A computed fold for a 76-nucleotide RNA from a Gemmatimonadaceae bacterium, annotated as transfer RNA.
The coordinates come from a structure-prediction model, not an experiment, and the mean pLDDT is 80.
């Protein structure tokens, strides 16, 4: 340089065929319980990495970037 994969709540991670963005953990509130823990039930919490196209409508499709990881090629 070239390719492939990835980026989605605080952390991990999904998300179908383009059609109202989710879950487990973490927090907040309350119950409960022999205290901490655990169990219960609730409740907040997002510029879907950034810019652009297509679309009646895009987390999902298409360019270009950036960042993380893979891998290939050059290194006389």
């Nucleotide at each position: 340089g070239c390719u492939c994969c990835g980026a989605u709540a605080g952390c991990u991670c999904a998300g179908u065929u383009g059609g109202u963005a989710g879950a487990g953990c973490a927090g907040c509130g309350g119950c409960c319980u022999u205290u901490u823990a655990a169990g219960c039930c609730g409740u907040a919490g997002g510029u879907c990495c950034u810019g652009g196209g297509u679309u009646c409508g895009a987390g999902u499709c298409c360019c270009a970037g950036u960042c993380g990881g893979g891998g290939c090629a050059c290194c006389a």

Description
Its Rfam family is "tRNA". Rfam describes the family as follows. Transfer RNA (tRNA) molecules are approximately 80 nucleotides in length. Rfam classes the family as a transfer RNA. NCBI's taxonomy places the organism under Bacteria, Pseudomonadati, Gemmatimonadia, Gemmatimonadales, Gemmatimonadaceae.